[in-house]
Molecule: SAM riboswitch aptamer (S box leader)
Organism: Chitinophagaceae bacterium
RNA sequence: UACUUAUCAAGAAAGGCAGAGGGAAUUGGCCCGAUGAAGCCUUGGCAACCCAAGCAAAUUCAACAACUGCUUAGAAGGUGCCAACUCCAUCCCACAAUAGGGAAGAGAUAAGUC
Numbered sequence: 001u002a003c004u005u006a007u008c009a010a011g012a013a014a015g016g017c018a019g020a021g022g023g024a025a026u027u028g029g030c031c032c033g034a035u036g037a038a039g040c041c042u043u044g045g046c047a048a049c050c051c052a053a054g055c056a057a058a059u060u061c062a063a064c065a066a067c068u069g070c071u072u073a074g075a076a077g078g079u080g081c082c083a084a085c086u087c088c089a090u091c092c093c094a095c096a097a098u099a100g101g102g103a104a105g106a107g108a109u110a111a112g113u114c
Stems, first nucleotide, its partner, number of pairs: 002113007013043005021032003027089003044082003049078002051074001052072005086106001090103004
């Protein structure tokens, strides 16, 4: 990099350096930003994908392990994350209109495979 699977409505910020941008990409909108953006560093936190523990089912001659499902005031470790639904946009349904429900595409993250 590619593919597969799962999730994306919740949650969680202070300080230092820095100095004008940022919200993935195009366009448009709407926001954030000199009361300090991006980026880097330190500390803190959130969450529970991997992980840990327990239970069940399955397998088996019987079991253990692996695999599968469920649960948890679990959180040491590997990642991730800490404005706004993944900020919004397309299509379908609903509505007087908006809020709303569903689907696709793109994207993000995790685990796995080559």